[in-house]
The RNA shown here (small-subunit ribosomal RNA) has 1512 nucleotides and comes from an uncultured prokaryote. The sequence is in RNAcentral, with records from ENA. Its Rfam family is "Bacterial small subunit ribosomal RNA". Its family is annotated with structural constituent of ribosome and ribosome in the Gene Ontology.
RNA sequence: AGAGUUUGAUCCUGGCUCAGAACGAACGCUGGCGGCACGUUUUAAGCAUGCAAGUCGAACGGUAUGAAGUGCUUGCACUUCAGAGAGUGGCGAACGGGUGAGUAACACGUAGAUGAUCUACCUUUUAGUUGAGGAUAGCCCAUGGAAACAUGGAGUAAUCAUGGAGUAAUACUGAAUAAUCUCUUAACCCUUUCGGGAUUAGAGGAAAGCAGCGUUUGCUGUGCUGAAAGAUGAGUCUGCGCACUAUUAGUUUGUUGGUGGGGUAAUGGCCUACCAAGACUACGAUAGUUAGCCGACCUGAGAGGGUGAUCGGCCACAUUGGAACUGAGACACGGUCCAGACUCCUACGGGAGGCAGCAGUGGGGAAUAUUGGACAAUGGGCGAAAGCCUGAUCCAGCAACGCCGCGUGGAGGAUGAAGGCCUUCGGGUUGUAAACUCCUGUCAGGUGGGACGAAAAGGCAUCGGUUAAUACCCGGUGUCUCUGACGGUACCAUCAGAGGAAGCCCCGGCUAACUCCGUGCCAGCAGCCGCGGUAAUACGGAGGGGGCAAGCGUUAUUCGGAAUCAUUGGGCGUAAAGGGCGCGUAGGCGGCUUGGUAGGUCAAAGGUGAAAUCCCUCAGCUCAACUGAGGAACUGCCUUUGAAACCACCUGGCUCGAGGCUGGGAGGGGGUGGCGGAAUUCCCGGUGUAGCGGUGAAAUGCGUAGAUAUCGGGAGGAACACCGGUGGCGAAGGCGGCUACCUGGACCAGUUCUGACGCUGAGGCGCGAAAGUGUGGGGAGCAAACAGGAUUAGAUACCCUGGUAGUCCACACUGUAAACGAUGGGCACUCGGUGCCGCGGGUAUUGACCCCUGCGGUGCCUUAGCUAACGCGUUAAGUGCCCCGCCUGGGGAGUACGGUCGCAAGGCUGAAACUCAAAGGAAUUGACGGGAGCCCGCACAAGCGGUGGAGCAUGAGGUUUAAUUCGAUGAUACGCGAGGAACCUUACCAGGGCUUAAAUGUAGAUUGACAGGAGUAGAAAUACCUUUUCCUUCGGGCAAUUUACAAGGUGCUGCAUGGUUGUCGUCAGCUCGUGCCGUGAGGUGUCAGGUUAAGUCCUAUAACGAGCGCAACCCCUGUUGUUAGUUGCCAGCGAGUCAUGUCGGGAACUCUAACAAGACUGCCAGUGCAAACUGUGAGGAAGGUGGGGAUGACGUCAAAUCAUCACGGCCCUUACGUCCUGGGCUACACACGUGCUACAAUGGUAGGGACAGAGAGCAGCCACUGGGUGACCAGGAGCGAAUCUACAAAACCUAUCUCAGUUCGGAUCGGAGUCUGCAACUCGACUCCGUGAAGCUGGAAUCGCUAGUAAUCGCAUAUCAGCCAUGAUGCGGUGAAUACGUUCCCGGGCCUUGUACACACCGCCCGUCACACCAUGGGAGUGGGUUGUACCAGAAGUAGAUAGCUUAACCUUCGGGAGGGCGUUUACCACGGUGUGGUUCAUGACUGGGGUGAAGUCGUAACAAGGUAACC
Repeated sequence: AGAGUUUGAUCCUGGCUCAGAACGAACGCUGGCGGCACGUUUUAAGCAUGCAAGUCGAACGGUAUGAAGUGCUUGCACUUCAGAGAGUGGCGAACGGGUGAGUAACACGUAGAUGAUCUACCUUUUAGUUGAGGAUAGCCCAUGGAAACAUGGAGUAAUCAUGGAGUAAUACUGAAUAAUCUCUUAACCCUUUCGGGAUUAGAGGAAAGCAGCGUUUGCUGUGCUGAAAGAUGAGUCUGCGCACUAUUAGUUUGUUGGUGGGGUAAUGGCCUACCAAGACUACGAUAGUUAGCCGACCUGAGAGGGUGAUCGGCCACAUUGGAACUGAGACACGGUCCAGACUCCUACGGGAGGCAGCAGUGGGGAAUAUUGGACAAUGGGCGAAAGCCUGAUCCAGCAACGCCGCGUGGAGGAUGAAGGCCUUCGGGUUGUAAACUCCUGUCAGGUGGGACGAAAAGGCAUCGGUUAAUACCCGGUGUCUCUGACGGUACCAUCAGAGGAAGCCCCGGCUAACUCCGUGCCAGCAGCCGCGGUAAUACGGAGGGGGCAAGCGUUAUUCGGAAUCAUUGGGCGUAAAGGGCGCGUAGGCGGCUUGGUAGGUCAAAGGUGAAAUCCCUCAGCUCAACUGAGGAACUGCCUUUGAAACCACCUGGCUCGAGGCUGGGAGGGGGUGGCGGAAUUCCCGGUGUAGCGGUGAAAUGCGUAGAUAUCGGGAGGAACACCGGUGGCGAAGGCGGCUACCUGGACCAGUUCUGACGCUGAGGCGCGAAAGUGUGGGGAGCAAACAGGAUUAGAUACCCUGGUAGUCCACACUGUAAACGAUGGGCACUCGGUGCCGCGGGUAUUGACCCCUGCGGUGCCUUAGCUAACGCGUUAAGUGCCCCGCCUGGGGAGUACGGUCGCAAGGCUGAAACUCAAAGGAAUUGACGGGAGCCCGCACAAGCGGUGGAGCAUGAGGUUUAAUUCGAUGAUACGCGAGGAACCUUACCAGGGCUUAAAUGUAGAUUGACAGGAGUAGAAAUACCUUUUCCUUCGGGCAAUUUACAAGGUGCUGCAUGGUUGUCGUCAGCUCGUGCCGUGAGGUGUCAGGUUAAGUCCUAUAACGAGCGCAACCCCUGUUGUUAGUUGCCAGCGAGUCAUGUCGGGAACUCUAACAAGACUGCCAGUGCAAACUGUGAGGAAGGUGGGGAUGACGUCAAAUCAUCACGGCCCUUACGUCCUGGGCUACACACGUGCUACAAUGGUAGGGACAGAGAGCAGCCACUGGGUGACCAGGAGCGAAUCUACAAAACCUAUCUCAGUUCGGAUCGGAGUCUGCAACUCGACUCCGUGAAGCUGGAAUCGCUAGUAAUCGCAUAUCAGCCAUGAUGCGGUGAAUACGUUCCCGGGCCUUGUACACACCGCCCGUCACACCAUGGGAGUGGGUUGUACCAGAAGUAGAUAGCUUAACCUUCGGGAGGGCGUUUACCACGGUGUGGUUCAUGACUGGGGUGAAGUCGUAACAAGGUAACC
């Protein structure tokens, strides 16, 4: 510090996810030791048991009991000493410990105030501590009660007792005295509230003793009382800070203030009576929800964000609610009273209790420990002290819960062992790892030693102080004794032996780390992208590797990354985002200048910012964690002093901003009234006759009752042609005939006035297209709805004919639009060019042009700059300032609920659950378009001939079958693989055999055979039987058999592959290097203008070159020449024959086959810059690539082929291998493709006689002769071929047939044969005789062909024994027609345009319906929580009242009084109750839409002009 993920790729926007750190954690697997920390986050739910607050005899009375003694009655009494427990009294119990329910608050933090206060114990100072009184508990007796506990001790005839009632105090109550105390009083000084100082005079208010030593009145100590001060602690008040929601906007009646009174330690509506009507709030009151606050902790570069465990400060609470008492302090965790819930005891009458103290228990929960030890230390309470108490605390126990440290050994050790895994079979890896050798001894274990933490207090001695005193007491010094829970722990020494001690996660990318096997969209994984459908580095296992390590992973949560709420540090034309527009309130911001102030600001100093934490330094535990000390810091707040530039405030001035005034011209600016002509429609009349109208085509409709057309007249409503224009005006919406009146704004010129009067603008107010609403008018045309006609599969649409609201007017509502420049307003600054509108200036005598120039408006192009790009660019989207509005992933949703506005329709405000990993912007390359342009092609057109109809052949589909083997399936499968299935082929089926056939190699063993022949069985393969015995130099060779290895498979996967092939397409394209442009994908080049068959060439050009294609080079053919002259040729010469190059010869010609020539737009004319084109141009055999062939760019179709071949993987191995016989591939209702033959006279038949080319031939072609009607047979010459072998046919001539199912046509069937072959039944071809089917030119549709082509005619070859060949491949013969042209169909090329497509239009995609699941709204209601309001009620308590009862202290005139208590009552008030509202949660028959789901249904709305442009 970044990374992954939207796309074919790119840039941007934007979300989601990851890597880091942390934790009071939990879960999974694993687990050696120690140190230090930490441990119910959940039910503030309930609790058994034990402990957690007592202490003081030096405040008091005093018991049980014990000891000693005395008296004696010997078991009683008395005395002395000691003295538990309980009681009175004092202090403490308000601390310490726990918890976080409540609380949004002066609760907390920080800084202040207290001139408005209190403070026990402690410290200092000062003054005192006198003298009386009456009770009461304990104890005892009695009574009631189960208990808890409570009550009484009155009277007297008796009993007991000192007495029943009695008794003590530092308990309680009067009295005396006192001050600088309190209150009152009167005048003065200082002072920011009731403060301080010094005076005057009245009133009021205290006390307690105890101990030690001395005793003679004492001394000392410690208590007690008044006052003043300190310290500590507490109360109260204030500024600032401190959560969310406006779908909470108004709240409040003790409320806000005043006066009097009350109350409190103290201010105050804290309380009360009266008076006034205020107080709070958009700077967020009130209400609701959530929450203890802070120091700090986590994270972060920081700013921030999150948290508030442990430690520390504050607050609140103690079963729930209320209340007071005591006290210095409480409205009190281990106190009291009452009410409620719950639990327990009970003799049913009544009682008891409060673990959110420490342990512990059940429960809840993912989850959190021992009913431990000790007061040794630290601290607290009481005490004079010893001491006692202390679950505070210190320790121990449990838990890897966290942090830190240590160990599980070290060195050597190659045969690179074995085993495992992989393998290309060579090896590699695990791996110096192990074994083995030599060492060491941490931790754990054994044995022995053994701390620090302990100092005080106390005793003794001595010195000093005090005192009359050597007592007592206090202080110092020395010395002695004693005190340890932890713990026999830390630590040290020693013993033994590598011995007891390693796991977890991961290995597709992000992200370090790879292979094999299994599985086969299954099982599973997954943080995101995603992986898995038979070769998974992604699942599971294994080997190996990577990371961390006594831990490792997962999950939850927080911060970070996230500049993804942006102060630091974001945006708003198109990605989310500018309010529809204006006016204007609050607020924010604001021109130049003088003087002043000091709020902001800046500086200095002081105070504070607790400690701990963080940081730095040093130190202590062996180190570290941990701990100690010092420093720094705590960015804050307050106070004082100073400065005065800037902001602010006060004050004076200025004119540039803003406004006013005068003079002008422009304008569909607005409102009201009047007027006008053209056109549509309607009405009346004339002329006139059969149609009109409408459409792609029609029909509905109108018309003989006279339409349409045309002429004249009239009515009525609405809109204003031409001018008219990126022209004008207005804030926007918007505004268009002419004219009058009323009226707003802007602009120009003048520069006389005011003097900052300004800009923006939350709320608010107003304006605001169309549609719509209400009331009343109006209604010509147009026209939702509606009706009819068409179209269509349907057509609730598009088209047509009609047609009502509405459109128009008036008044009132609505308040929204893609209300758009998708661009808020204002001001300033920043290169230019060129139009238009309005008003000026200069030049000129004037006027109109031209030219120059100023201001305002409105357009286009462009520099810098900006922008993701597109683009913007003085009219900014540039550079700055000010103010407002708005945005924060997509969907759900502008929906629901609530509120508010509206007559309604609806508007404004405006969520969540749930769901996805994207949604989106701009641009790029393609592809596509029922987009555009240009061009080409037998693409159409123009022609010729076919197919589709018939019969047959052939191939496929389907069906059938034991099998009908397999493959090929739009074009680019279907006379295709197959250029030749009777057996074989053959892969298929049935049956019968073999287990390794055939081939090859290695090694071993055996043998001298095997094979072959004959015979038998069999369908054959095969089996059985018989016959047969190699060479040798003796080493062996050769051959055969057998064994092992090795095979074999037309089994699967063409979607694992190579190779080969088809197709687009013989289309003209496809790319590269360098340079340039662009952030980039990419572009340029390759585009443009011409031209070409061509990316062919030329010109232009940020491109310049190059490659693969095109062309050319190659072959055949067309002309000529040269050479050569047999098997070919024969002109001339000669010979011969009935005849024939037959022979001699010739080398001219033809031909053969080698080499050359030739054609290149080279020449001419025209056009053109050129390239090039045109020309019945010349020449030439050939003229513009002469004709044909071969040649097929980058790529596309996961195109075809595992069955040509090769090959990875998988599968079979007495079979999916192999051999054999027979069958099948040849089946046959059907439908298809490709062909052949025809339907006839351009023909058939018969006869006659002509003319080719190419190719083939010895298991062959076969002349010729004979036989046969013929296929063919029997002989047989020639030829391995320019030598031999083959009648070319159509054409032509003659004859006949005469339009008919025929002398057309030949299918089918019957009979007889020939040939091939082991074999012709399934299943061959051919011949002869007979038979003589359909068919008379073929529907929709469709194919080929542009010249030696189509058409037509035959010939040959491969394969091959033969042949189902009408096929395929070649060859020649005869030999046309037509092309105006590119509108249309198909295919292709280039350029351009749109795109929501990229699997690329066979694309994408929308909505209803049906089914399943999920969350949510409404819903008659129902049930809880909470809260308001009006009432009822009224426990305990406090305050007031009261004389019913009662009463020790004081007073008394002795009667009583004062005061108190009980009771009663009033006020306040908790629980509880009733009525009625608000709010919130849950639930609810039914119902609404939403989301998500595999291949459902119906249509096709959108994306291309998406087939009616889309959208608001």